[in-house]
Molecule: c-di-GMP-I riboswitch aptamer
Organism: Gammaproteobacteria bacterium
């Protein structure tokens, strides 16, 4: 230095849940709280997962009109440009030192 990592040392982070707040949601942030974590520090690059506001569908239903049609609303559905780094891989930075 690289790998690796203990029932060592010094410290760190904080799941569920609760409160507040932002967001359409997923989820984020702050406080409380600890299931866990040796990168549970950071980065959405690859795979995956979550959400679907906007947008779409000769979709279904309803309503309106100057009714071969068009518009509006509700429902269903597709969609990431949204999100998850505590799902896996990858990248990158870092404390300690028994075997």
């Nucleotide at each position: 230095a690289c790998a690796c990592g203990a029932c060592a040392a010094u410290g760190g982070c904080a799941a569920a849940c609760c409160c507040g707040u932002c967001g359409a949601a997923a989820g984020g942030c702050g406080g409380g709280g600890a299931c866990g974590c040796a990168a549970a520090g950071c980065c959405a690059c690859c795979g995956g997962u979550c959400u679907a506001a906007c947008g779409g569908g000769c979709g279904c239903c309803g309503c309106g009109c100057c009714c071969a049609g068009c518009g509006c609303g509700g429902c269903c559905u597709c969609u990431a440009c949204g999100a998850c780094a505590g799902c896996g891989g990858g990248g990158u930075u870092a404390c300690c030192g028994a075997a």